Transfer RNA from a marine sediment metagenome, 72 nucleotides, folded computationally.
Its mean pLDDT, the model's own confidence on a scale to 100, is 82.
Its Rfam family is "tRNA". The family's RNA type in Rfam is transfer RNA.

[in-house]
RNA sequence: GCCGACGUAGCUCAGUGGUAGAGCAUUCCCUUCGUAAGGGAGCGGUCGGUGGUUCAAAUCCACCCGUCGGCU
Numbered sequence: 001g002c003c004g005a006c007g008u009a010g011c012u013c014a015g016u017g018g019u020a021g022a023g024c025a026u027u028c029c030c031u032u033c034g035u036a037a038g039g040g041a042g043c044g045g046u047c048g049g050u051g052g053u054u055c056a057a058a059u060c061c062a063c064c065c066g067u068c069g070g071c072u
Base pairs, nucleotide, nucleotide: 001071002070003069004068005067006066007065010024011023012022013021018055026042027041028040029039030038048064049063050062051061052060
């Protein structure tokens, strides 16, 4: 230099055009003599950035940034 994959909550990941979710973590509550386990509720996201397509974009397209891999 060229090619490809990936980027979503603190962490690990779903979601492949129509109001962004789960598990763990964290906070509160219930249960217990107490703790753990268990149950319930909450908090936490301008979906890497900028443009474009569309009535509508996390999702499709282009470029840029970052991570990883391959080729030379």